[in-house]
RNA sequence: AGGGGUGUGGCCAAGUGGCAAGGCACAGGGUUUUGAACCCUGGACCAAAGGUUCAAAUCCUUUCACCCCUG
Numbered sequence: 001a002g003g004g005g006u007g008u009g010g011c012c013a014a015g016u017g018g019c020a021a022g023g024c025a026c027a028g029g030g031u032u033u034u035g036a037a038c039c040c041u042g043g044a045c046c047a048a049a050g051g052u053u054c055a056a057a058u059c060c061u062u063u064c065a066c067c068c069c070u071g
Base pairs, nucleotide, nucleotide: 001070002069003068004067005066006065007064010024011023012022018054026042027041028040029039030038047063048062049061050060051059
């Protein structure tokens, strides 16, 4: 320098146009003599900016971070 991949709550991870599942952890509550376990509840506008669209995590462009390949 060229090519490819990944980026979603604290961590892992689904989602492939109609305002984001699940697990672990965390916080509050219930239960318990206490704790664990169990049950209920809560929290993410999706790496950034712009564009397309009635509507974008999702499509397009550029940029950023990390990983891989080629030289």
Transfer RNA from Candidatus Sungbacteria bacterium RIFCSPLOWO2_02_FULL_51_17, 71 nucleotides, folded computationally. Model confidence (mean pLDDT): 82 of 100. It matches the Rfam family "tRNA". By type it is a transfer RNA.